[in-house]
RNA sequence: AACUACGGAGAGCGAGGAAGUCCCAAUCGGCGGUAUAGCCCGCGAGUUUGGUUCAAGGUGAGCCGGACAUGAUUUGGUGUAAUUCCAAAGCCGACCGUACAGUCGGGAUGAAAGAGGGA
Numbered sequence: 001a002a003c004u005a006c007g008g009a010g011a012g013c014g015a016g017g018a019a020g021u022c023c024c025a026a027u028c029g030g031c032g033g034u035a036u037a038g039c040c041c042g043c044g045a046g047u048u049u050g051g052u053u054c055a056a057g058g059u060g061a062g063c064c065g066g067a068c069a070u071g072a073u074u075u076g077g078u079g080u081a082a083u084u085c086c087a088a089a090g091c092c093g094a095c096c097g098u099a100c101a102g103u104c105g106g107g108a109u110g111a112a113a114g115a116g117g118g119a
Base pairs, nucleotide, nucleotide: 003116004115012024014022026103027102028093029092030043031042032041033040038091039090046068047067048066049065050064051063052062053061054060055059073089074088075087076086077085095106096105097104
């Protein structure tokens, strides 16, 4: 520098003109590290801005940076060692759209974290 693959999840009930968005209930858990982790330490989508290259005409695309934003756990047990295992009870989830969304639709047949084999 190139190539390959790479995210899961709305049954049912209620009130309502209308909700997979509200109430009850259901359901899901990316990547690296570490005693096996959504909730410990890090990384990852968004917004804005500077430089540069290319294309082109008045905007777009690529690359390299800066700034901002970025969720959530306790108790008991075992053990040399676990906020990671076992038991129990909790909690959390970007942006835009829509009756208020982790789960629907959209940017996204995208991008990134990282992984793999090969030269």
Background:
This is a predicted structure of a 119-nucleotide RNA (FMN riboswitch aptamer (RFN element)). The model forms 96% of the base pairs in the Rfam consensus.